[in-house]
Context: one part of a larger RNA
RNA sequence: UGACGGGGGCCCGCACAAGCGGUGGAGCAUGUGGUUUAAUUCGAAGCAACGCGAAGAACCUUACCAGGUCUUGACAUCCAUAGAACCUUUGAGAGAUCAAGGGGUGCCCUUCGGGGAGCUAUGAGACAGGUGCUGCAUGGCUGUCGUCAGCUCGUGUCGUGAGAUGUUGGGUUAAGUCCCGCAACGAGCGCAACCCCUACCUUCAGUUGCCAGCAUUGAGUUGGGCACUCUGACGGGACUGCCUAUGAAAGUAGGAGGAAGGCGGGGAUGACGUCUAGUCAGCAUGGUCCUUACGACCUGGGCUACACACGUGCUACAAUGGAUGGUACAACGCGCAGCCAACUCGCGAGAGUGAGCGAAUCGCCAAAGGCCAUCCCCAGUUCAGAUCGGAGUCUGCAACUCGACUCCGUGAAGUUGGAAUCGCUAGUAAUCGUGGGUCAGCAUACCGCGGUGAAUACGUUCCCGGGCCU
Repeated sequence: UGACGGGGGCCCGCACAAGCGGUGGAGCAUGUGGUUUAAUUCGAAGCAACGCGAAGAACCUUACCAGGUCUUGACAUCCAUAGAACCUUUGAGAGAUCAAGGGGUGCCCUUCGGGGAGCUAUGAGACAGGUGCUGCAUGGCUGUCGUCAGCUCGUGUCGUGAGAUGUUGGGUUAAGUCCCGCAACGAGCGCAACCCCUACCUUCAGUUGCCAGCAUUGAGUUGGGCACUCUGACGGGACUGCCUAUGAAAGUAGGAGGAAGGCGGGGAUGACGUCUAGUCAGCAUGGUCCUUACGACCUGGGCUACACACGUGCUACAAUGGAUGGUACAACGCGCAGCCAACUCGCGAGAGUGAGCGAAUCGCCAAAGGCCAUCCCCAGUUCAGAUCGGAGUCUGCAACUCGACUCCGUGAAGUUGGAAUCGCUAGUAAUCGUGGGUCAGCAUACCGCGGUGAAUACGUUCCCGGGCCU
C1' cells in the first nucleotide's frame, strides 16, 4: 500500500423478508458422471461444466471402431511426357476401385512445323497432409466479478522513503451524480448523454393498406375517397421547465398540466484489472511429434449401449378439470428445388388434381386459453398417458441397429412430492397458443411474437454478493 476478520460505521442488489409459481417424488425427453464396449470420437468441471461447443449424429456430418484399399497422395505450387475437355457402355466388387470398349476433338496466337491458357492422365522429387500434443509458449474471441462505481494520470504540496494528498470530510444521487468545504488545481478511462425499439402528436406520402359519407356486392367486391386505421420517412415532445414546502446549494417531497414525470419502459454499450478462467476441435500461430501413416478413400458399425448417480426440461397426478358441439379476438415472422388456396379421395397421418404468389396483393393461417351449450360426479376414474401388439403415411439411394407422424387396441408409474433448493417486483410471475433459425426428414431445446394477466415488499436483525470510510 493492499487483502483478510465469526472488528466497527454508512449504503446497495429478488440478498433476506413479504408473496406467487416451481425443482427435489412419478413417467418420458435431453446433457453429464459412472459402467460397458471393437468403438461407445473430442472438449466443457463450484458460482462462471452438465437442452453447454451441437442453429438439428440413419448415410454424409464424423474427428471413433472393424474390415477392404492408396502412397507426390482427397487438397496447393513447380517440372517432364502424353492426351482437348468431356460424355457414355459392359464386366468384377460391399464400395473405394480395377479391367475392357464406344463417341468426341473446342478456345487464343501462328512462319501451319508448332506454341499458349485451361483441364485430364502418368512419372520423379521438392513438398502436401495431421480434429496428433502443448490454451502453462501465443494471437484473436469469450465467460466472470459486474452495468458493480470504480481505476488512474500531469503539475503542485507533504514524507528520508515506500507512499500520501487529489479520490478523504458534510449533504445528495442509480452513479467518483452533483453541491459545499478542503494543499490542492486540473485531466483521462469508466457513469450519464449521443444510437436502436417502444408509448403521444404534427407534416409528407396513399398501394398491395383503410372505409366516414354516396352508390354497389355473397364479400372493401367494384366505383369513389385518403378523413380514420395502418404503413414509413422528416420532425416535435420531458427540461425538475412551472407551482407549493424544505434546504446554504445540489437536491428531496407533494401538486398542476400532459400520451408520458423526475433515468418513462426495453435494448445495444462492459473502465483498470481478477480468475496462470475457457478455446491449438471455428480460425490463425511458435515449438514438438507422425510421413506406405498419427495422412487419404470406401463399406458397415459406433457417437443412440445401461445394475446405477446428478443437472436441465416436458407431461401429469385432475372438476379453476376432462370430453363433444358451436362461436369470437392476435402479433412477430417465413415462402420459387418454395408457400400451397379451392376441389376430390382417405377415420387420419396424407394422396391426387390444381389456381395464385418472388408476396402490405397469393399462401403458410386453424390462433389457443376464452365464451355459449351438453355429458362426466371424485373413482387410479370419461384423470393421466408411459409401455407394448397390429396396420399405415411421409421424407430420403436407404428408416434393422437408429426418424417423425397417423389409426385401432393395450393402458404402467403417478392422488402434489423428505432433507434441501430455484425463478420472479408489472404488462413482470403464472398461464395460453404462435413464428423463425438449423433442416431432405426429425424440437419437450434455442431465439422471437403476441393473448389472458396476478400476489407481495413491514423492513435491513440475519444468509449470500458488492461499494465507501475506519
Molecule: small-subunit ribosomal RNA, 3' major domain
Organism: uncultured bacterium